Small-subunit ribosomal RNA, central domain from Suillus subaureus, 529 nucleotides, folded computationally.
Model confidence (mean pLDDT): 81 of 100.
It matches the Rfam family "Eukaryotic small subunit ribosomal RNA".
[in-house]
Context: one part of a larger RNA
RNA sequence: UUGCAGUUAAAAAGCUCGUAGUUGAACUUUGAGCUCGUCCGGGCGGUCCGCCUCACGGCGCUGUACUGUCUGGGCGGGUUUUUCCUCUUGGUGAAUCGGCGUGCCCUUCGUUGGGUGCGUCGGGGAACCAGGACUUUUACCUUGAGAAAAUUAGAGUGUUCAAAGCAGGCCUAUCGCCCGAAUACAUUAGCAUGGAAUAAUAAAAUAGGACGCGCGGUUCUAUUUUGUUGGUUUCUAGAGUCGCCGUAAUGAUUGAUAGGGACAGUUGGGGGCAUUAGUAUUCAGUUGCUAGAGGUGAAAUUCUUGGAUUUACUGAAGACUAACUACUGCGAAAGCAUUUGCCAAGGAUGUUUUCAUUAAUCAAGAACGAAGGUUAGGGGAUCGAAAACGAUCAGAUACCGUUGUAGUCUUAACAGUAAACUAUGCCGACUAGGGAUCGGGCGACCUCUUUUUGAUGUGUCGCUCGGCACCUUACGAGAAAUCAAAGUCUUUGGGUUCUGGGGGGAGUAUGGUCGCAAGGCUGAAACUU
Numbered sequence: 001u002u003g004c005a006g007u008u009a010a011a012a013a014g015c016u017c018g019u020a021g022u023u024g025a026a027c028u029u030u031g032a033g034c035u036c037g038u039c040c041g042g043g044c045g046g047u048c049c050g051c052c053u054c055a056c057g058g059c060g061c062u063g064u065a066c067u068g069u070c071u072g073g074g075c076g077g078g079u080u081u082u083u084c085c086u087c088u089u090g091g092u093g094a095a096u097c098g099g100c101g102u103g104c105c106c107u108u109c110g111u112u113g114g115g116u117g118c119g120u121c122g123g124g125g126a127a128c129c130a131g132g133a134c135u136u137u138u139a140c141c142u143u144g145a146g147a148a149a150a151u152u153a154g155a156g157u158g159u160u161c162a163a164a165g166c167a168g169g170c171c172u173a174u175c176g177c178c179c180g181a182a183u184a185c186a187u188u189a190g191c192a193u194g195g196a197a198u199a200a201u202a203a204a205a206u207a208g209g210a211c212g213c214g215c216g217g218u219u220c221u222a223u224u225u226u227g228u229u230g231g232u233u234u235c236u237a238g239a240g241u242c243g244c245c246g247u248a249a250u251g252a253u254u255g256a257u258a259g260g261g262a263c264a265g266u267u268g269g270g271g272g273c274a275u276u277a278g279u280a281u282u283c284a285g286u287u288g289c290u291a292g293a294g295g296u297g298a299a300a301u302u303c304u305u306g307g308a309u310u311u312a313c314u315g316a317a318g319a320c321u322a323a324c325u326a327c328u329g330c331g332a333a334a335g336c337a338u339u340u341g342c343c344a345a346g347g348a349u350g351u352u353u354u355c356a357u358u359a360a361u362c363a364a365g366a367a368c369g370a371a372g373g374u375u376a377g378g379g380g381a382u383c384g385a386a387a388a389c390g391a392u393c394a395g396a397u398a399c400c401g402u403u404g405u406a407g408u409c410u411u412a413a414c415a416g417u418a419a420a421c422u423a424u425g426c427c428g429a430c431u432a433g434g435g436a437u438c439g440g441g442c443g444a445c446c447u448c449u450u451u452u453u454g455a456u457g458u459g460u461c462g463c464u465c466g467g468c469a470c471c472u473u474a475c476g477a478g479a480a481a482u483c484a485a486a487g488u489c490u491u492u493g494g495g496u497u498c499u500g501g502g503g504g505g506a507g508u509a510u511g512g513u514c515g516c517a518a519g520g521c522u523g524a525a526a527c528u529u
Base pairs, nucleotide, nucleotide: 004500005499006498007481008480012497014368016366017365021361022360023359025254026253031081032080033079034078035077036076037075038074039073040072041071042070043069044068045067046066047065048063049060050059051058052057086133087132088131089130090129091128092127096123097122098121099120100119101118102117103116104115105114106113137200138199139198140195141194143192144191152184153183156166157165168178169177170176210247211246212245214244215243216242217241218240219239220238221237222236258358259355260353261352262351263350264349266347267346271343272342273341274340277321278320281317282316283315284314285313286312288310292303293302329336330335373414374413375412376411377410378409383407387403388402389401390400425496426495427494429488430487432472433471434470437467438466439465440464441463442462443461444460446459448457476483477482502529503528504527511522512521513520514519
């Protein structure tokens, strides 16, 4: 691993990218004919045997007899169909074919013909021996050798049985004789053997490709023969290299409801920068009238004739973006909502592609990452940790109220965590019915708009691809709640990553590493239950 679990019981990294790793679409020789061998049948016989029968004839349950012919099926060789089984040198050399000589038998008028031997010569032929030239490479399966015994499984055997042991048994018991001491398993690696499905791998695209007794240059080497020795050259032989010619069906697999690219009209509260709007809040100025106003369960702290609260008219500041706002949209997630402009990007849809496996998931590594926090600036309206006060209360260091610092906003950097939740990894396939809705496309009649046509656009009804969700059911799953996925799981294997193994101790200690710090990541044990 076979063979666990991960919504809620322990457990899916916050999210995306990504190297190693793991995994990865289909396709290339299959068929058909002939033939040989072997195994298993079936039909029709023949001979022999047995039985029944006077006989004709019939029956034989495997006649644990022989055999002929026809036919069917399985398996394994050979060969043909464009189909290569390596090529080659030198030996040894069976099967077989032809010629010549010759013996025997039969036959003939006759070495005429036939059969069967022997000797010799030649052709042949993948049977084996030794070299040489080359060869795509593995995984996998098969068979074999090898793999110490004891152990294990297991055969034989009356240790009296048995656990054991490897003994033992037989006779004429005085010679002597006989059977044993099996067999299996023994997994990875290595060796040899056969197979060629499956999975990889390589090849001919700038042909530097294959093949040919092909042709011609060029370089090197030098055995043998030219009476002998020496030199040079040629021929010849071998090795290398270049060019030409010829042969060939000459040589590029599809184009995955995989992926990538291009284009088109769109679409979105996606992102960045600038611009612009809205009311509210607080404060300030001016105005009016006045004794209260705030706040609460009730109060008080607090403000107030120096005019509070409130009314009206203005101004400023910083934040925020109501209603529209939804089981709607976009984004990898975090997240995103005033107008307009600019910038680049994305999805889906539709069309296309002279790209052709480029893909999926991912240790290491990297980008982004709410709120809060940290550092340095800016800004500080609101709200508001800390703090103060007023209440409440047995007490209140709280809940309620009045103030209020840090913060809340922004720029530049850190930090890197959340119930970062759908508490549900990502990719792929299949399994069920429904109506809505968002985006694109297609179709159909009409409808409204512009001025009547026409073309856009709005609306209505269908279909379709891709989304966010929902309803109903359960063939299915589940401990259930529930779930179209949490289904296709003991009928257990589509690919791939991460995590968990009783509760505490503990996300603690210690070490490492990151951080300015706060802290983050990694992460125990004793002990206890």